[in-house]
RNA sequence: ACCUUAUCAAGAGUGAGGGAGGGAACGGCCCGAUGAUCUCACAGCAACCAGCCCAUGCGGCAUGGUGCUAAAUCCGGCGGUGACGAGAGAUGAGGC
Numbered sequence: 001a002c003c004u005u006a007u008c009a010a011g012a013g014u015g016a017g018g019g020a021g022g023g024a025a026c027g028g029c030c031c032g033a034u035g036a037u038c039u040c041a042c043a044g045c046a047a048c049c050a051g052c053c054c055a056u057g058c059g060g061c062a063u064g065g066u067g068c069u070a071a072a073u074c075c076g077g078c079g080g081u082g083a084c085g086a087g088a089g090a091u092g093a094g095g096c
Base pairs, nucleotide, nucleotide: 002095003094004093005092006091007090008089013042014041015040016039017038021031022030023029026076027075028074043069044068045067048065049064050063051061052060053059054057073088078085079084
């Protein structure tokens, strides 16, 4: 990189560094010199995997491995009157 599968309207930010674009592409709409995106530290959220607990459940804990901490995956496109679904993407677990 690719394949399978589960989830994606909830939740959770401060400081330091840095200095221009960023929110995956496009169209929107937003965020950004009152300093975004990003990096680091600490804090937090969540509970996919491991671990542990017993009341064995759609259970609990949050020690470890990931992940995440603007906006529904920010919204839209394709199918459907619509609810919704598909596609694409993200994250976990497994496979190759």
SAM riboswitch aptamer (S box leader), 96 nucleotides, folded computationally. Of the family's consensus pairs, 97% are formed in the model.